[in-house]
RNA sequence: CGGGGCAUAGUGUAACGGCAGCACGAGUCCUUUGGGAGGAUUUAGUCCCAGUUCAAAUCUGGGUGCCCCGA
Numbered sequence: 001c002g003g004g005g006c007a008u009a010g011u012g013u014a015a016c017g018g019c020a021g022c023a024c025g026a027g028u029c030c031u032u033u034g035g036g037a038g039g040a041u042u043u044a045g046u047c048c049c050a051g052u053u054c055a056a057a058u059c060u061g062g063g064u065g066c067c068c069c070g071a
Stems, first nucleotide, its partner, number of pairs: 001070007010024004018054001025043006047063005
């Protein structure tokens, strides 16, 4: 320098263009003498900027970061 892949909650991971879920975690409560285990409930997210569309996590362009391949 060229090509390809990835970016979603604190962590990991889903989501034919149509309300963004799940698990773990965290908070509160119940249960226990206490802890653990268990139950109920709450919490918090689409890397950034534009475009297309009635509607974008998803499609298009640009940018940023990480990884792989080649030179």